[in-house]
């Protein structure tokens, strides 16, 4: 310090998530030791038991027992125990220490001050004193009541308990004076008056009177310490809480308090607080600090420390220096316990502990040895404070679980390409050590300083002594503790786990599983080859821990002060005016609040940081420093800001003179047009649409002419034009009126800018009342369209649109751009004003205010903006913080309503979005091509048949191929075989390969059983090589390794193939542009069949494609001349190159030539190229073929073959027979034959090419009507043969008919092949003679030797083509052209698509689940208000009862207590409101949910542009 995740990719915006640190944690797995810390975060829930506050006899009186010693009359007594224990009076303490965080949003806390408005026990300083008396009372004792708790009465007694008197001022109060101060006062040894004290104890000495020391006590001063009260500032969230308050705010007087104060009361006034957030609601103890962070900040407030509050809930006071009191009291409530039912007792949020709650938090331990606290003169006692120990990996820190050597490397396990590799020096083994653990021993270290006693000194005293201080000596005290630490011994021994390994993120393989089981922090894995699930091996990380969960900060600049934004991503209010507020021009002077400097003080300690030191180290601890970024006070500086005073003119405004304008309001006027009415002319249609219909019209429409009525809107001018704050404003005239601009400059003198609340204006639609209503036109009606059409289109048509008045207050109210000011290159238009110049113009220049276009710098994610900024700065306001839920609910305000403004949450998703890029797509555009259309010719679709497919059937109808690109396809040929399917019968090392053992030649024949496979019997036969051992091939038997599989997966694959498409495209290097994806090149202008070529050009080149090179064909030349040829010469035949011969021709097959836009003309850009022409056999790639770029379709094929994985192994392998693949209501594809006269039939006559042939082709001959038979010349082929080509041509016949067309179907008889034609072959003859008379919608092929038509051959093959592959014969028509259909190419445009339009996507309905709103209500909590009530207590009143001290005239009084009563008041009660939570039949919308329904609204012109 960043990373992952939106996309096909990119940049940006933006959220979500991760890596870090932390914790009083919990959970899972695991667990050796020690040190130091920490340990109910939940029920401030309830508590059994024990302990947690006592102490003092040197304040007082009284005072046991056990035990023991002695005596004894044996009953007991005395001493010691002991003035002890346990109590009582009294003093001090109990208000500290310890716990908890419920309440509290507050002077509670923090910080800084004030107290001249106060108190302070114990302690210290100073001054003075400590006198004389009195009456009680507890304990104890006696009696009584009660279950108990406890209480009552009688009698006795003491005090440092209580009371009275004396004395005293520097105390308090009053009067007077002086000084200081100004808040109520402070001070003065001022003067006068009044009032108020006390207690002793112990030690020493004693002449017993007392003296003295210490201590206690009293009064007073000052201090210290601790508090009370007051004030400035700071201190959470909500405005969907906006008003609140009546002792309230202030005054006067009184009361009260330690003290100020409405603290309380009486009276008077009507104030106080609040947008700088009162009140209300919610939440919360505050702080030092702690966690995090670079910091600023953010979160938290355990342990430790300071403050506050509380002590079962609520109220109350008493005592006291101090409490409104955790272990005190009284009352009320709830709860628990005891009870004799009458009445009592209690309060763990002290330490342990129990139950409960909870994910979760310890021992009913030891000790006062230390530190501290209380009491005491002290010894000492008490102390669950504290010190320790125990439990807990809860945290931090430290140590260990061994060390060295040990194989080219054991075993096991895992992987494997089978060779090996990994685990791995790891183990084993050898040697060594002993931290730790164990045992024994040492150590009683340090932690301890004091106290007491003695000695000495000092101080005190008149002096000694006591006491106090200092020094020395002696003595004594340890819970922890079996401590730490050290030594010795044994022994590697007892001591390693957890998480992770797809990316982020370090670490990879095998098996299992098969969208299952499961994982997951985010993205996402899993549907048969999972590095993501589970396991194994291996690896990575951390380590006595490791992971998970939760929470906080960080990363997150994702609330932005540091440090963000608002044209399009979320975000500028619709506009203006203006209040508060914020900000504000020049100059001078003053002040010094802000600001700056210095000093002082405070900012507790601990913590953090630094240094040093102590525990072996560290954690931890100690000492010192620094820090505490803050507050306050004082002094100083005066530039800036501020304030005060004065002044200036540039900002702003006013006046003067001009100017432009659909600026506003009102009134009046005008013409064109639509409609309606009246009349005329006129006749059958009009109107409307894609096409129609509804509608109007013979009762006279439309059309046309004339007249009239009425309403609304103002053509041309007119514009990127003008005006206005915005909305908005358009005929003309008039009236009134707002603003703006320009010019010169007179005046005012900062009067300014912005603007929370607030106010006004504010399109359209809508609402109210009243008018008006021509046209248009929601709703509505009808007609169309459509599957439907609640729409688009048409015909009508009401609100409304118009006017007046009043509401509404919203718009994509947009420049999606707040207002104001300043600055920052230019160029070109246009509107308004002013000026200058001359060449006087429709001129040029300057200037000013608007309004547009382009553009530099700059900015921007990009698009773009660019003096009219989205640049550079300043001022102020508004707004934003992921998408959805939702601009919704609830609440409030406004509105007549519609609705508007304000405005959430639960829940849910990992995205939503902006700009740009490349593609793809469009019922977008442009250019171009193709038998794509058109123009033609012939077909298919109708018939019959053939063939393939689907479907159905079946035991099986084997399998595959399925839009184009499956369907006469794999199959170039299923009767058996093929054959993979079915049935049945058999077989198991196998039909086939390799290896081993044994035996045998191999092989053949006959017979029997059987459907055959197979089985049995008999029999023939003894081979080849040899080094003589044997070997090779073959056959049989046996065992196991293995064979075998047309079983699955073409979505694991190779190879091969189809298709777009023979379409012209697809890319790269370098350079350049862009943040980038990418672009450029490859686009543009021409041209081409072509990314073909030329030109241009930030591109220059190159590659794969195109073309050419290859083959066939068309012309010529040359070479060669048999089996081919025969012109000339010769011979022969009935005839034939038949023969001699020839090499001319044809032909054959080798080699060459030829064609290149080469030449001419034109066009074109001096190009490429195109058009025409010449020559030529051929002319512009001559015709045809082979040849198929990058890629697409998970296209096809595991059944050609090969192959990974999986599956079967007496079967899914193998053999045999029979059957099936040939089925048949039906549907489709591809074909054949036809429907006839351009024809059928009969007869005759011609002309090919390319092929095949030895288990073959098979001639002549002969037989048969024929298929064919017999027979066998020739030929492994330019020789023989298949083999007579057919259409054509000539002649004849038929005469438009189901025919002399057509031939299906069927019968009979045959032929051939073959082991075998039944299922199920082809052919022949005779007979039969079906459908069919040119084929609906639709659809196919073809552009020239093509279509059409005619026959011939071949592969496969025993046989079996209408199919397929070839061959030649005859031989057309048409193409204007590119509007349309289909496919394709290039450019461009839009896009919400990228699985790419077979895309994406919206809403209702149905189902399931979830959260939420409303809801008759219902039940709780909190709270306001009115009233009732009134415990305990305090205060006031009262004189009913009682009454020690003092006074007394002895009667009584003073004072007090009880009682009664008044006021205040807790709990409680009644009524009525507010608020919040829960719940509620039913109901509303919302969200989510692989394959539900209906439509198709949006994205392309989304098929009616979309949106508000």
């Nucleotide at each position: 310090a960043g990373a992952g995740u939106u996309u096909g990719a990119u940049c940006c915006u933006g959220g979500c998530u991760c890596a870090g640190g932390a914790c009083g944690a919990a959970c899972g797995c695991u667990g050796g030791c020690g040190g130091c810390g920490u340990g109910c975060u939940u029920a401030a829930c309830a508590c059994a038991u024990g302990c947690a506050a006592g102490u003092c006899u040197a304040a007082g009186g009284a005072g046991a027992a056990a035990g023991u010693u002695c005596c004894u009359u044996c009953g007991g007594g005395a001493g010691c125990g002991a003035g002890u224990a346990a109590a009582c009076u009294g003093g001090c303490g109990a208000a500290c220490g310890g716990g908890u965080g419920a309440g509290u949003a507050a002077c509670g806390c923090g910080u800084a001050g004030g107290u001249a408005a106060c108190c302070u026990a114990c302690c210290c300083u100073u001054a003075a004193g400590u006198u004389c008396g009195g009456g009680a009372u507890a304990a104890c004792u006696c009696g009584c009541c009660g279950a108990a708790a406890g209480g009552c009465g009688g009698a006795c007694u003491a005090a440092u308990a209580c009371c009275g008197g004396a004395u005293a001022a520097u105390a308090u109060c009053c009067c007077g004076c002086c000084u200081c101060a100004u808040a109520g006062g402070a001070g003065g040894u001022c003067g006068g008056g009044a009032u108020c004290a006390a207690a002793g104890a112990u030690g020493g000495c004693u002449u017993c009177g007392g003296c003295u020391a210490u201590u206690a006590c009293u009064u007073a001063u000052g201090g210290a310490u601790g508090g009370g009260c007051c004030u400035g500032c700071g201190u959470c969230u909500g405005a969907u809480u906006a008003g609140u308050u009546u002792g309230u705010u202030g005054g006067u007087g009184a009361g009260g308090u330690a003290a100020u104060g409405g603290c309380u009361c009486a009276c008077c006034a009507a104030g106080g607080c609040a947008g700088u957030g009162a009140u209300c609601a919610g939440u919360a103890g505050c702080u030092g600090g702690u966690c995090u962070g670079a910091g600023a900040g953010g979160g938290c407030g355990a342990u430790c420390a300071g403050c506050c509050a509380c002590a079962u809930u609520g109220g109350g006071a008493c005592u006291g220096a101090g409490a409104u009191a955790c272990g005190g009291c009284c009352c009320a409530g709830a709860c628990u316990c005891c009870u004799a039912c009458g009445g009592g007792a209690g309060g763990c949020a002290g330490c342990a502990g129990u139950g409960g709650g909870g994910a979760a938090u310890u021992u009913u331990g030891c000790g006062c040895a230390a530190u501290g606290a209380g009491c005491g003169a002290a010894a000492g006692c008490u102390u669950g404070a504290c010190g320790c120990a125990g439990c807990a990996a809860c945290g931090c820190c430290g140590c260990g679980u061994g060390a060295u050597c040990g194989a080219a490397g054991a075993a096991g396990c895992u992987c494997u390409g089978c060779g090996g590799a990994g685990u791995g020096u790891a183990a084993a083994g050898a040697u060594c050590u002993g931290u730790c653990a164990u045992a024994g021993g040492g150590g009683a270290a340090g932690a301890a300083a004091a106290a007491u006693u003695c000695c000495g000194a000092u101080a005190u005293u008149a002096a000694c002594a006591c006491c106090a201080u200092c020094g020395g000596a002696a003595c004594u005290u340890g819970a922890c503790g079996g401590u730490a630490c050290c030594c010795u011994a044994u022994a590697a021994g007892a001591a390693a786990g957890c998480c992770c390994c797809g990316g982020c993120u370090a670490a990879c393989u095998u098996c299992g599983u098969g969208c299952c089981a499961g994982c997951a922090g985010c993205c996402g894995c899993g549907g048969u080859a999972a590095u993501a699930c589970g396991a194994g091996g291996g690896g990575g990380g951390c380590a006595a821990g490791c992971g998970u969960u939760g929470u906080c900060c960080g990363g997150a600049u994702u609330u932005a002060u540091u440090g963000g934004g608002c044209g399009u991503a979320a975000a500028g209010a619709g506009u203006u005016c203006g209040u508060a507020g914020g900000c504000g021009g020049g100059u001078u002077a003053g002040u010094c609040a802000g600001u700056c400097g210095a000093a002082a003080u405070u900012g507790a300690a601990a913590u953090c940081c630094c240094a040093c030191g102590g525990c072996u180290u560290a954690a931890c601890c100690g000492u010192g420093g620094a820090c505490c970024c803050g507050g306050u006070u004082u002094c100083g500086a005066u530039a800036c800001u501020a304030c005060u005073a004065a002044u200036c003119u540039u900002g702003a405004g006013u006046g003067a003179g001009a100017c432009a304008g659909a600026g506003g309001u009102a009134a009046g006027c005008g013409g064109a047009a639509u409609u309606c009415c009246u009349g005329g002319u006129g006749u059958a249609g009009c109107g409307g649409u894609g096409a129609a219909a509804u509608g109007c019209g013979u009762a006279g429409a439309u059309a046309u002419c004339a007249g009239g009525a009425g309403g609304a809107a103002c053509a041309c001018c007119g514009a990127a034009g003008g005006c206005g704050a915005a909305g908005g404003c358009a005929g003309c005239u008039u009236a009134c009126u707002g603003g703006g601009u320009c010019u010169a400059u007179a005046c005012u003198g900062a009067c300014g800018c912005u603007g929370a609340g607030g106010a006004a204006c504010g399109a359209a639609a809508g609402c109210g009342u009243g008018g008006g209503g021509a046209g248009c036109a929601a709703a509505c009606a009808g007609g169309a369209u459509u599957a439907g059409a609640g729409a688009c289109c048409c015909u009508g048509g009401u609100a409304g649109u118009c006017c007046a008045c009043g509401c509404c207050g919203u718009a994509a109210a947009c420049g999606a751009u707040g207002u104001c000011u300043a600055c920052u290159a230019g160029c070109c238009g246009u509107c308004g004003g002013g000026g200058a110049g001359c060449u006087u113009g429709a001129c040029u220049c300057c200037u000013u205010g608007g309004u547009g276009g382009c553009g530099c710098a700059g900015c921007u994610a990009a698009c773009g903006c660019g003096a009219u900024a989205a640049g550079u700065a300043g001022a102020c306001c508004g707004c934003c913080u992921g998408g959805g839920g939702a601009g919704u609910a609830c609440g409030g305000c406004c509105g007549c309503a519609a609705g508007g403004c304000u405005a959430a949450a639960a829940c849910u998703c990992a995205a939503a979005g902006g700009a740009a890029u490349u593609g793809a797509c469009g019922g977008g555009g442009g250019c171009c091509c193709g038998c794509a259309c058109a123009a033609g010719c012939g077909g298919u679709g109708g018939a019959g048949c053939a063939u393939g497919u689907g479907g159905u059937u079946u035991a099986a109808u084997u399998c595959g191929a399925u839009g184009c690109a499956a369907c006469g396809c794999g199959a170039a040929g299923a009767a058996c075989c093929u054959u993979a399917c079915c049935u049945g019968c058999c077989u198991u090392u196998g039909a086939c390969a390799u290896c081993c053992u044994c035996g045998g030649a191999a092989c053949g024949g006959u017979c029997c059983g059987g459907a055959a496979a197979c089985g049995g019997a008999c029999u023939g036969g003894u081979g080849c090589c040899u080094u003589c051992g044997g070997g090779a091939a073959c056959c049989g038997a046996g065992a196991g390794a293995c064979a075998g599989g047309u079983g699955c997966u073409g979505c694991a694959u190779g190879g091969c193939u189809g298709u777009c498409g023979u379409c012209a495209g697809c890319u790269c290097g370098u350079g350049u542009c862009g943040u980038g994806a990418g672009a450029u090149g490859u686009u543009g202008g021409g041209u081409u069949a072509a990314g073909u070529c030329c030109c241009g050009u930030a591109a220059c080149g190159a590659g794969c494609g195109c073309a050419a090179c290859c083959c066939c064909u068309a012309u010529c030349c040359u070479u060669a001349g048999u089996u081919g040829c025969c012109a000339g010469c010769g011979a022969g035949u009935a005839a034939u190159g038949u023969c001699g011969g020839g090499a001319a021709c044809u032909c054959u097959a080798g080699g060459g030539a030829g064609a290149c836009u080469g030449c001419c003309g034109g066009u074109g850009a001096c190009a490429a190229a195109c058009c025409g022409g010449a020559g030529g056999a051929a002319g512009g790639u001559g015709g045809g073929g082979a040849c198929g770029a990058c890629g697409u379709c998970a296209a096809g094929u595991c059944a050609u073959c090969a192959u990974g994985g999986c599956c079967c192994u007496u079967a899914u392998g193998g053999g045999c027979a029979g059957g099936g693949c040939u089925a048949c209501a039906c549907a489709c594809g591809u074909g054949c034959u036809a429907c006839a006269a351009u024809g059928g039939c009969c007869g005759g006559u011609a002309c090919a090419g390319a092929g095949g042939g030895c288990a073959g082709c098979g001639a002549u001959g002969u037989c048969g009507c024929a298929a064919g038979g017999c027979g066998g010349a020739g030929c492994a082929a330019a020789u023989c043969u298949c083999a007579g080509a057919a259409a054509a041509c000539c002649g004849g016949u038929c005469g438009u008919a189901g025919u002399c067309c057509g031939g299906a179907u069927u019968g009979c008889a045959g032929u051939c092949u073959g082991c075998a034609a039944c299922u199920c072959g082809a052919c022949u003859g005779c007979a039969u003679g079906a459908a069919g008379u040119u084929g609906g919608a639709a659809u196919c092929g073809c552009u020239a030797g093509u279509a059409a038509u005619c026959g011939c051959g071949g592969a496969u093959c025993a046989g079996a083509a209408u199919g397929c592959c070839g061959c030649g014969g005859u031989g057309a028509a048409u193409a204007c052209g590119u509007u349309c259909c289909c496919g394709g190419g290039c450019c461009u445009u839009g896009u919400a698509c990228a699985c790419a339009c077979c895309g994406c996507c919206c809403g209702u309905c149905a189902c399931a689940c979830c959260a939420u709103g409303g809801g008759a209500g219902u039940g709780g909590g909190c709270u306001g208000u009115a009233c009732c009530a009134g415990a305990a207590g305090u205060a006031g009143g009262u004189a009913g009862u009682c009454u020690a001290a003092c006074c007394u005239u002895c009667g009584g009084g003073a004072g007090g207590a009880c009682g009664c009563u008044u006021a205040c008041c807790a709990c409680g009660g009644u009524g009525u409101g507010g608020u919040u939570c829960a719940u509620g039949a039913c109901u509303g919308g919302g969200g989510u949910g692989a394959a539900g329904u209906c439509g198709u609204a949006a994205c392309a012109a989304g098929g009616u542009a979309a949106c508000c």
Small-subunit ribosomal RNA from an uncultured bacterium, 1508 nucleotides, folded computationally. The coordinates come from a structure-prediction model, not an experiment, and the mean pLDDT is 82. The RNAcentral record of the sequence draws on ENA. Rfam family: Bacterial small subunit ribosomal RNA.